[in-house]
RNA sequence: CGAAAACCACAUCGGUAGUCUCGUAUAUCCUCGGGAAUAUGGCCCGAGAGUCUCUACCCGAACCCCGUAAAGGUUUGGACUACGAGCUGGUAGGUGUUCGAC
Numbered sequence: 001c002g003a004a005a006a007c008c009a010c011a012u013c014g015g016u017a018g019u020c021u022c023g024u025a026u027a028u029c030c031u032c033g034g035g036a037a038u039a040u041g042g043c044c045c046g047a048g049a050g051u052c053u054c055u056a057c058c059c060g061a062a063c064c065c066c067g068u069a070a071a072g073g074u075u076u077g078g079a080c081u082a083c084g085a086g087c088u089g090g091u092a093g094g095u096g097u098u099c100g101a102c
Stems, first nucleotide, its partner, number of pairs: 001100004006095003018088001020086006026056001030048006041066002050057001058078007
């Protein structure tokens, strides 16, 4: 992701998937372990911590820094995810189980 079945919800006036915007969270931040690159470089893997929180913890640009070593820095733009609200949306829903595909 698909299929089947079950249960639940919605459907005689009612808002549940999805879209966009905003808010809250987190500062796309912090502390480490192992490995890698070396001024044409500055990364990779893993752990912890941070959120009444699942997930994520990176990318680009500009300017520095490191005279070949083991370590990067500042500023700036960008989200993703969870929840809530607004807008739109009228059946497009939710939760297990089993099977299958990747």
About this RNA: This is a predicted structure of a 102-nucleotide RNA (Purine riboswitch aptamer) from Paenalicyclobacillus mengziensis. Of the family's consensus pairs, 100% are formed in the model. Model confidence (mean pLDDT): 75 of 100.